[in-house]
RNA sequence: GCGGAAAAAGGCAAACCAGUCGCGAGGCUGGGACGCAAAGCGUUGAAUCCCAAGAGGAUAGUCGCGCUGCCCGCG
Numbered sequence: 001g002c003g004g005a006a007a008a009a010g011g012c013a014a015a016c017c018a019g020u021c022g023c024g025a026g027g028c029u030g031g032g033a034c035g036c037a038a039a040g041c042g043u044u045g046a047a048u049c050c051c052a053a054g055a056g057g058a059u060a061g062u063c064g065c066g067c068u069g070c071c072c073g074c075g
Base pairs, nucleotide, nucleotide: 001074002073003072004071011036012035016031017030018029019028020027021026034061040067041066042065045063046062047059048058049057050056
């Protein structure tokens, strides 16, 4: 640098449930695993959603982009 998630070392955690915060979309913590090879971080682009309608807010597990990184194989 390229390829991959079969094995191995590990990681994350959808729905749902409980608690909690928020008008809400949703967030956080615990349980739980549908999945994930960046499902690590970042709302600068698009998309979707919410509102108390503002140069507002939510989603990074919708796509793109930026930055960073583990393992295996090949060069």
Description: The prediction has a mean pLDDT of 80. c-di-GMP-I-GGC riboswitch aptamer from a Phycisphaerales bacterium, 75 nucleotides, folded computationally. The model forms 90% of the base pairs in the Rfam consensus. It was read from a public genome assembly, where an Rfam model found it.